This is a predicted structure of a 110-nucleotide RNA (Glycine riboswitch aptamer). Of the family's consensus pairs, 90% are formed in the model.

[in-house]
RNA sequence: AUGAAGAGUGUGGGAGAGACCCGGAGCGUUAAUACCCGGGCGCCGAAGGAACAAACUAAAAAAGCCCAUUUUUUAGUGAAUCUCUCAGGCAAAAGGACCGUACUUGGACA
Numbered sequence: 001a002u003g004a005a006g007a008g009u010g011u012g013g014g015a016g017a018g019a020c021c022c023g024g025a026g027c028g029u030u031a032a033u034a035c036c037c038g039g040g041c042g043c044c045g046a047a048g049g050a051a052c053a054a055a056c057u058a059a060a061a062a063a064g065c066c067c068a069u070u071u072u073u074u075a076g077u078g079a080a081u082c083u084c085u086c087a088g089g090c091a092a093a094a095g096g097a098c099c100g101u102a103c104u105u106g107g108a109c110a
Stems, first nucleotide, its partner, number of pairs: 006105008018041001020040005042090003048086001049084002055077009
């Protein structure tokens, strides 16, 4: 089963922050820019990554005659669009957490 969660693909939406500066190479122009390589300063958080609370678990100690229980310490587990900025990014394009939608898959409840 008139098909839950989840997953994949297509599609619509989707923020922030220097088209920064210097040198090289290359292209071509009236003269420049983009892109590539090396260096410098500033900035952003929404690919990915890292860190963190409550809570839970374990051990030790203390209170408790004991048990239950409570407290403290240590270790572990532990979310986010919060924090960090390793990675990534700072015109457009691309990418983009997340949200909607179509199809495929999936097989929960009953």